[in-house]
RNA sequence: GCAGCAAACCCGCCGAGUCUCUGGUACGGCCAGAGAGCCGGGGACCCAUGUUCCCCGGGGUGAAUCGGCGGACCGUGUCUGCGCGAACGGCCCGCCGUAGGGCUCCUCCGGCCCGAACCCGUCAGCUAACCCGGUAGGCGGCCUAGGAGAGGAGUU
Numbered sequence: 001g002c003a004g005c006a007a008a009c010c011c012g013c014c015g016a017g018u019c020u021c022u023g024g025u026a027c028g029g030c031c032a033g034a035g036a037g038c039c040g041g042g043g044a045c046c047c048a049u050g051u052u053c054c055c056c057g058g059g060g061u062g063a064a065u066c067g068g069c070g071g072a073c074c075g076u077g078u079c080u081g082c083g084c085g086a087a088c089g090g091c092c093c094g095c096c097g098u099a100g101g102g103c104u105c106c107u108c109c110g111g112c113c114c115g116a117a118c119c120c121g122u123c124a125g126c127u128a129a130c131c132c133g134g135u136a137g138g139c140g141g142c143c144u145a146g147g148a149g150a151g152g153a154g155u156u
Base pairs, nucleotide, nucleotide: 010141011140012139013138014137018036019035020034021033022032023031024030025029037135038134039133040132041131042130047125057123058120059119060118061117066097067096068095069094070093071092073090074089075088076087078086079085100114101113102112103111106149107148108147109146
């Protein structure tokens, strides 16, 4: 000098997941509570609607749905050459798309991403009163590059 990695402050992103107080503590923080704010579920009349019991229950949070192709497995009555063969359905895996979602509160142009995961447990439409629960987790940047326009908030 260059490159990489890690940490702290700080800045920022997805998300409801922030703030205040009390007590404990090994005091960065975490745990147990109480509030405010935000978020979700259950729950009448009226209205709406059927659903489940074989293959294949149904529902909730969430943007995360719905398809095509290929493959494995399972089931059904039928066909049949009796084999995973055909047909249909279910479920899983992989690729390709996609409803939808994010990168700014709005618009235009462009670019880059996501399109998961989990929960209830045979049960739930909407739903006033009422009842119950959550307030996590995961990332990026840290000499900085999307552009243009319109507007708002805060501080001085």